[in-house]
A computed fold for an 85-nucleotide RNA from a Thermoanaerobacterales bacterium, annotated as c-di-GMP-I riboswitch aptamer. Taxonomically the source falls in Thermoanaerobacterales (Bacteria, Bacillati, Bacillota, Clostridia).

RNA sequence: UUGUGCUAAAGGCAAACCAUCCGAAAGGUUGGGACGCAAAGCCAUGGGUCUGUAGCCCUUGAGGUAUGACUGCCAGGUUGCCGCA
Numbered sequence: 001u002u003g004u005g006c007u008a009a010a011g012g013c014a015a016a017c018c019a020u021c022c023g024a025a026a027g028g029u030u031g032g033g034a035c036g037c038a039a040a041g042c043c044a045u046g047g048g049u050c051u052g053u054a055g056c057c058c059u060u061g062a063g064g065u066a067u068g069a070c071u072g073c074c075a076g077g078u079u080g081c082c083g084c085a
Base pairs, nucleotide, nucleotide: 002085003084004083005082012037013036017032018031019030021028022027035072041078042077043076045075046074047073048070049069050068055065056064057063058061
């Protein structure tokens, strides 16, 4: 440097749920908590999904629409610990 995650060690993250605060909502913060994760580190770049207060559009309604949100849905970009080859 490339490939890889069968064994081990050191450490890391933290689903559901509960409390809390923020938000119209989706969702998020902090604390508790662990289902899982070898990038479950980082970036909304492409696809996808969720929401629809305001705004905008219309056929005016259980309507449409992201500029809101999700990276623990899949790609892509980028950085990186340990072991093995």
Its mean pLDDT, the model's own confidence on a scale to 100, is 84.